[in-house]
């Protein structure tokens, strides 16, 4: 230098193939229950989908180009 493959909430991770409501679980917060914890039920908050450009009525998803991790080849 070259090729491949992976970046979605605080963590893990569904959705991408074949564009069309951004999933769930733990966690956190707040409540119920309880003599108190725990567990168990109820809400809620937490996302520039790694950034940017294009494409399209419409982009996590197609493309382009950039950063960042892994493998691999020279």
């Nucleotide at each position: 230098g070259g090729g491949c493959c992976c970046g979605u909430g605080g963590c893990u991770u569904g959705g991408u193939c074949a564009g069309g409501c951004a999933u769930a679980g733990c966690g956190u917060c707040g409540g119920a229950c309880u003599c108190u914890u725990a567990a168990u039920c109820c809400g809620a908050a937490c996302g520039u989908c790694g950034g940017g450009g294009g494409u399209u009525c419409a982009a996590a998803u197609c493309c382009c180009u950039c950063c960042g991790g892994g493998c691999c080849c020279g």